The prediction has a mean pLDDT of 82. This is a predicted structure of a 71-nucleotide RNA (transfer RNA) from a bacterium. RNAcentral records the identical sequence in 2 taxa. Rfam family: tRNA. Its family is annotated with triplet codon-amino acid adaptor activity in the Gene Ontology.

RNA sequence: UCCCGAAUCGUCUAGUGGCAGGACAGAAGAUUCUGGCUCUUCUAACGGUGGUUCGAAUCCAUCUUCGGGAU
Repeated sequence: UCCCGAAUCGUCUAGUGGCAGGACAGAAGAUUCUGGCUCUUCUAACGGUGGUUCGAAUCCAUCUUCGGGAU
């Protein structure tokens, strides 16, 4: 320099154009003599910019970061 891939709650992970979900963690409550276990509820995310579309996490372009490969 070129090619391929990845980026989603604090962490891990699903979502092939139509309400962003789950697990763990965290907070509150129930239970308990206390704690733990268990149950319920809540908080919390689509890497940036632009485009396509009635509608984008999803499709396109570009940038950033990371991984792999070629030379």
The sequence is in RNAcentral, with records from ENA.